[in-house]
RNA sequence: CGGGGUAGACGUGUAGCCGCGGGGAGCAAUCCCUGAGGAAAGUCCGGGCGUCGCAGGGCAGGGUGGUCCCUAACGGGGACUGGGGGAAACCCUAAGGAAAGUACAACAGAAAGCAUACCGCCUCGCUUCAUGCGGGGUAAGGGUGAAAAGGCGGGGUAAGAGCCCACCAGCAUUCAGGAGACUGAAUGGCUUUGCAAACCCCACCCGACGCAAGGCCAAAAAGGGGGCUGCAGUUAUCUGCGGCGGGGAUGGCCCGUCCCUUAACCCAGGUAGGCCGCAAGAGGCUCAGAGUAAUCUGAGUCCAAGAGAAAUGGCUACAGGCUGAUCACUUCAGCAACAGAACCCGGCUUACAGUCUACCCCGUCUG
RNA sequence: GGUCCCAUCGUCUAGUGGCCUAGGACACCGGCCUCUCACGUCGGUAACACGAGUUCGAAUCUCGUUGGGACCACCA
Numbered sequence: 001c002g003g004g005g006u007a008g009a010c011g012u013g014u015a016g017c018c019g020c021g022g023g024g025a026g027c028a029a030u031c032c033c034u035g036a037g038g039a040a041a042g043u044c045c046g047g048g049c050g051u052c053g054c055a056g057g058g059c060a061g062g063g064u065g066g067u068c069c070c071u072a073a074c075g076g077g078g079a080c081u082g083g084g085g086g087a088a089a090c091c092c093u094a095a096g097g098a099a100a101g102u103a104c105a106a107c108a109g110a111a112a113g114c115a116u117a118c119c120g121c122c123u124c125g126c127u128u129c130a131u132g133c134g135g136g137g138u139a140a141g142g143g144u145g146a147a148a149a150g151g152c153g154g155g156g157u158a159a160g161a162g163c164c165c166a167c168c169a170g171c172a173u174u175c176a177g178g179a180g181a182c183u184g185a186a187u188g189g190c191u192u193u194g195c196a197a198a199c200c201c202c203a204c205c206c207g208a209c210g211c212a213a214g215g216c217c218a219a220a221a222a223g224g225g226g227g228c229u230g231c232a233g234u235u236a237u238c239u240g241c242g243g244c245g246g247g248g249a250u251g252g253c254c255c256g257u258c259c260c261u262u263a264a265c266c267c268a269g270g271u272a273g274g275c276c277g278c279a280a281g282a283g284g285c286u287c288a289g290a291g292u293a294a295u296c297u298g299a300g301u302c303c304a305a306g307a308g309a310a311a312u313g314g315c316u317a318c319a320g321g322c323u324g325a326u327c328a329c330u331u332c333a334g335c336a337a338c339a340g341a342a343c344c345c346g347g348c349u350u351a352c353a354g355u356c357u358a359c360c361c362c363g364u365c366u367g
Numbered sequence: 368g369g370u371c372c373c374a375u376c377g378u379c380u381a382g383u384g385g386c387c388u389a390g391g392a393c394a395c396c397g398g399c400c401u402c403u404c405a406c407g408u409c410g411g412u413a414a415c416a417c418g419a420g421u422u423c424g425a426a427u428c429u430c431g432u433u434g435g436g437a438c439c440a441c442c443a
Base pairs, nucleotide, nucleotide: 001363002362003361004360005359006358007357008356009355010354012319013318014317015316016315017314018313020035021034022033023032024031025030037338041349042348044347045346046345047344048343049210050209051208052207061206062205063204064203065202066080067079068078069077070076081095082093083092084091085090096201097200101199102198104194105193118142119141120138121137122136123135124134125133126132150168151167153165154164155163169191171188172187173186174185175184176183177182214276215275216274217273224267225266226265227244228243229242230241231240232239233238245261246260247259248258249257250256283302284301285300286299287298288297289296290295321335322334323333324332325331368439369438370437371436372435373434374433377393378392379391380390385423395411396410397409398408399407416432417431418430419429420428
């Protein structure tokens, strides 16, 4: 210098003017403070919080799935193991169980699951001793398939075959190492397909619903409960239908106001609406310590939107960024990624113009 | 804001791992019939929303993305 990998950071800045949301001060005019993100997104997981339920457990249903650790918790993260990819740095991995059982494996093929004989090979019988026909043996070879029953070599055999032997793969047991997944060695018998992101089995986890959760105050109108009372049926009491005010004045009617009179009242739920939940929190930043790391502990420091159908915007100047033209002094023009809080937090996933930083691998050149 | 569901020709749909090179109806296009149109008849065009994964094999199973739809106050 070129190519590649990993981990992070920024994602316009400053000033002025006008405007919008929230808060505060003021009698008012007005003034002061403050106002989006790394994903606020998708709502895919987990937790806080709240209501219901609740000794506790189980069934059903759902989820997770190598080991150990971290965490409030997780399907997240870290380290390691096994498998796969790459020349390497490094990356990917839903990675328990198929000898508990059931299902499926199309087409092709002889045979697709307690295997199987189409061609071929060997052998026996018939025979015209070429061919052919029939019986038997055989999985070494051919052919089919995604997959054919361990692989390969030697011995052996009529031909073959774990039939026998060596090596390799896999299985079981034992020993050693490791915290564990697992790794290594020895011995054994010769081998039991795939599929569980099919049902299922095993282990572990989950009570349900979600801030439109929920708590408090509570208008009008109309219902509900109790009490009193009138009438009727009945007549202990209960049932049904009513009433809980009436009268007068204000020119008649309605509302309102005033006066007189009366035993004619009381209570709850709850809508509109208002307040809370609602932002000081598993918070951010810096330093030190423990740990390989995720993370934890301690000290210091900072306070940073809170609406209720929803504000967070626009213009100007300067300084930057990118693109295009002119061109080598520069000048001019244009552009502004993805997107946007709604109870909060930890993750994951997805989108993102233009950039920056650190480390690692490979190649080339120079010293 | 939250909780769920769905996506197959232009439209409505069948499909439940392989016989799917995806079937049917309406629509559209072309031929036949008719003097012409309609009806009828024969033929054709036309789709699994997108990207990964599991599997020998995916429209179908799993994950993610995109788009669309439904429901959710309180009391009784």